[in-house]
RNA sequence: CAGAGUAACCGGUCGGUCGCGUCUUUAAAAAGAUGAGGAAAGUCCGGGCUCCACAGGGCAAAGGCGCUGGGUAACACCCAGGCUUCGACAGAGGAAUCUGCCGAGGACGGAAAGUGCAACAGAAAACAUACCGCCGAUGGUCGCAAGACACAGGUAAGGUUGAAAUGGUGCGGUAAGAGCGCACCUGGUGUGCUGGCAACAGUGCAGCAUGGUAAACCCCGCCGGAGCAAGAUCGAACAGGAGUAGAGAUGGCCCGUCUCGCUACAACUCCGGGUAGAUCGCUAGAGGUCAGGGGAGACUCUGAUCCCAGAUAGAUGACCGACGCCUUCUCACGAAGGUACAGAACCCGGCUUACAGGUUACUCUGCUUU
Numbered sequence: 001c002a003g004a005g006u007a008a009c010c011g012g013u014c015g016g017u018c019g020c021g022u023c024u025u026u027a028a029a030a031a032g033a034u035g036a037g038g039a040a041a042g043u044c045c046g047g048g049c050u051c052c053a054c055a056g057g058g059c060a061a062a063g064g065c066g067c068u069g070g071g072u073a074a075c076a077c078c079c080a081g082g083c084u085u086c087g088a089c090a091g092a093g094g095a096a097u098c099u100g101c102c103g104a105g106g107a108c109g110g111a112a113a114g115u116g117c118a119a120c121a122g123a124a125a126a127c128a129u130a131c132c133g134c135c136g137a138u139g140g141u142c143g144c145a146a147g148a149c150a151c152a153g154g155u156a157a158g159g160u161u162g163a164a165a166u167g168g169u170g171c172g173g174u175a176a177g178a179g180c181g182c183a184c185c186u187g188g189u190g191u192g193c194u195g196g197c198a199a200c201a202g203u204g205c206a207g208c209a210u211g212g213u214a215a216a217c218c219c220c221g222c223c224g225g226a227g228c229a230a231g232a233u234c235g236a237a238c239a240g241g242a243g244u245a246g247a248g249a250u251g252g253c254c255c256g257u258c259u260c261g262c263u264a265c266a267a268c269u270c271c272g273g274g275u276a277g278a279u280c281g282c283u284a285g286a287g288g289u290c291a292g293g294g295g296a297g298a299c300u301c302u303g304a305u306c307c308c309a310g311a312u313a314g315a316u317g318a319c320c321g322a323c324g325c326c327u328u329c330u331c332a333c334g335a336a337g338g339u340a341c342a343g344a345a346c347c348c349g350g351c352u353u354a355c356a357g358g359u360u361a362c363u364c365u366g367c368u369u370u
Stems, first nucleotide, its partner, number of pairs: 001366010012323007020035006037341001041352002044350005049227004063223004067081005082108001083106005089100004109219002114217002116213002131159002133155003138152002140149003167185006186209002189206007231280004240271005248265001250264004287306008324339006
């Protein structure tokens, strides 16, 4: 210098014309101020807030979560640690392997309560198993015997399969073998001691060798539900329906008149409907920035300072000019094209996903120069 990776941050700027939402001023016209994000996204977790349920506690069903300590309003998030798996490097060892250090991953309670499952291959995949092999002491047959046969059988040392095959090394033992016995080691169980807040680590003793799988059933422990269309206040009109008094000096029904009765219309009350709609909730908040302090860190405390969208079918837009950046063409001047992902809807903290280009820091690789 170039490339790659990780982390953090930025993610177009300025001006003009027209238009839109909100707020302020105004009698109005109008004027002024202000107007998307790091993810506003997915709606996957956790909370605030609101309503419902609930004296307290328990049981059942379904679902979720699950190493330890800390942070936090809380979390499945973050920080630190433990254990474990994989990889690189170094060391020890004949080797298996072990140790140290670095990096990455882990739904990381329980497989020694019970049930289930395991493709292919393989003899055998679980109260193990006999394909090859080894033995054939004992029993059997033959043989006078030595022995032979490999028949009953014994055997897990060796081979073969597999992701996985019942612990390793040595000595004893045996017909051959085998934790069958012993020593050391390995693993895990119980128990004591030491260190650590704890997860856990180290170690003594006893007895053991019990394969894997719980994002299979299951066992143990923990966890109320719904969501701003939550919820609160105010609250119509029309159609249609129900009812009410009798002077509304209304119409109709009876040949005429009057009275009574029925009925239509009008009036009033109620239903329709606490519906439509309006207002609040609604944005000053677990808020941002800076400085100082505490802490290994996540984070937190104190002080100063700032105000930063609030729509309701949903504003945040369109056009023009200049600059910046990228690509292509050109010897060059310059020209043409492009300018990421995306877009609030009660508000926060996370996680996940998308993102052209750029800046900074660190690591690795390559090249060049001294």
The prediction has a mean pLDDT of 75.
Predicted 3D model of a 370-nucleotide RNA (Bacterial RNase P class A) from a Candidatus Rifleibacteriota bacterium.
The sequence is in RNAcentral, with records from ENA.
Taxonomically the source falls in Candidatus Rifleibacteriota (Bacteria, Bacteria candidate phyla).
Its Rfam family is "Bacterial RNase P class A". Rfam links the family to the GO terms ribonuclease P activity, tRNA processing and dimeric ribonuclease P complex.